Molecule: Glycine riboswitch aptamer
């Protein structure tokens, strides 16, 4: 100087959505209400693990390829976790 681990700090966005079941608590048993990291579908919506695309530019062609751009397959939509990236520190290798 690169890229790799670790460690500290910063760290954005969108439904605390509805429906059913299960819980609980009421009760005149007909059923009501409440609640939650719960099971299950639905809608709508976010982009910053992962993952996919594709400008230049390489190639004869197949084809290869960047992002904080796109897609939203995965993932997310209070708090907490997580988190692309940043900053500083240790560590070993080149």
């Nucleotide at each position: 100087u690169a890229g790799g681990a670790c460690u500290u700090u910063g760290g954005a966005g969108a439904a605390g959505u509805u429906u059913a079941c299960c819980g609980c608590c009421g009760u005149a048993c007909g059923c009501g209400g409440c609640c939650g990291u719960g099971u299950a579908a639905a809608u709508g919506c976010c982009g910053a693990a992962g993952g996919g695309g594709c400008a230049a530019g390489c190639g004869a062609a197949a084809g290869c390829c960047a992002a904080u751009c796109u897609c939203u397959c995965a993932g997310g939509c209070a708090a907490a976790a997580g988190g692309a990236c940043a900053a500083a520190g240790u560590u070993a290798u080149u």